[in-house]
A computed fold for a 150-nucleotide RNA from Nocardioides marmorisolisilvae, annotated as c-di-AMP riboswitch aptamer (ydaO/yuaA leader). It was read from a public genome assembly, where an Rfam model found it. The source organism's lineage runs through Bacteria, Bacillati, Propionibacteriales, Nocardioidaceae and Nocardioides. It matches the Rfam family "c-di-AMP riboswitch aptamer (ydaO/yuaA leader)". From the family's description: This family represents a conserved RNA structure found upstream of the ydaO and yuaA genes in Bacillus subtilis and related genes in other bacteria.

RNA sequence: UCUCGGAGAGCGCGAACCGGAGCCGGGGAACCAAGUUUUUGGGGUGAAUCCCUGAUGACCGGGGCCAGCGAUGGCUGCGGUCGGAGGGGUAGGGCGAUCUUUGAGCCCGAAUCCGUCAGCUCACCUGGUAGACGUUCAAAGAAAGAGGAG
Numbered sequence: 001u002c003u004c005g006g007a008g009a010g011c012g013c014g015a016a017c018c019g020g021a022g023c024c025g026g027g028g029a030a031c032c033a034a035g036u037u038u039u040u041g042g043g044g045u046g047a048a049u050c051c052c053u054g055a056u057g058a059c060c061g062g063g064g065c066c067a068g069c070g071a072u073g074g075c076u077g078c079g080g081u082c083g084g085a086g087g088g089g090u091a092g093g094g095c096g097a098u099c100u101u102u103g104a105g106c107c108c109g110a111a112u113c114c115g116u117c118a119g120c121u122c123a124c125c126u127g128g129u130a131g132a133c134g135u136u137c138a139a140a141g142a143a144a145g146a147g148g149a150g
Stems, first nucleotide, its partner, number of pairs: 001021002004019003022129006032119001041117001042114004050089004057082005063076005092108004098142007
């Protein structure tokens, strides 16, 4: 996604639930790969990877000033470490009526799941089929469908 079914009390459609089909994921032998690098955890979905800069703040060290008999306390600045709000770029991705290429322009470049564990992978097992938003312009090529006429 399906006017495919459960399903029926006039008929048809619709909602919810349970199935099925189609489509999309995960786990899972042999062979192959890997010869392991396992808290520096690891892995999955996804276009969403990587780099630079770096605020508030925290910790450590030394200094200056003030108060104090002193212990000590307060203020202030410098250096280092941790950390990463924000910003810049980037691998990569998107921009409707099918696909490919080219050019210009405009955008995205997140989030989340598993839970110490998973390479590939026949059989087999298993999950999803929600939600939100959007639809630029031009050129070239290839293909498909519908309708009308003959």